[in-house]
């Protein structure tokens, strides 16, 4: 100096990591959820029937917590794996050649 092969670089997928949501736990409805409805009310001659406040129970929206595992979503995510691409420069290997 030439050729060649990897890395760096780009893309897909997988895996991992991170974040969010779900799941899970808990709280959670004055007016306005559902259930049960003391008292009282309505109805009935009565037996009984009806609506139903407070209370109690459960839950929606939502809040808080947890996030070991599991599901989903996302990325200026990775000394990872894999398939492909690109290859000007840079870094490394190999072969040949010249002084």
């Nucleotide at each position: 100096g030439a050729c060649u092969u990897g890395g760096c670089c780009c893309u897909g997928c997988g895996c991992g990591g991170c974040a969010g949501a779900g799941c899970c736990u808990u709280c959670g409805a004055a007016c306005u959820u559902g259930g049960u409805c003391a008292g009282g009310c309505c109805u009935g001659a009565g037996a009984g029937g009806g609506a139903g406040c407070a209370g109690c129970c459960a839950u929606a929206a939502g809040g808080a917590g947890u996030u070991u595992c599991c599901u989903c979503u996302g990325g200026g995510u990775g000394u990872c794996g894999u398939a492909g691409g690109a290859a000007a420069a840079c870094c490394g290997g190999g072969u040949c050649u010249g002084a």
This is a predicted structure of a 99-nucleotide RNA (Bacterial small signal recognition particle RNA) from a Chloroflexota bacterium. Rfam family: Bacterial small signal recognition particle RNA. Gene Ontology terms of the family: SRP-dependent cotranslational protein targeting to membrane, signal sequence recognition and signal recognition particle, plasma membrane targeting. Rfam's curators write: The signal recognition particle (SRP) is a universally conserved ribonucleoprotein involved in the co-translational targeting of proteins to membranes. The source organism's lineage runs through Bacteria, Bacillati and Chloroflexota. Model confidence (mean pLDDT): 75 of 100. The sequence was found by an Rfam model in a public genome assembly.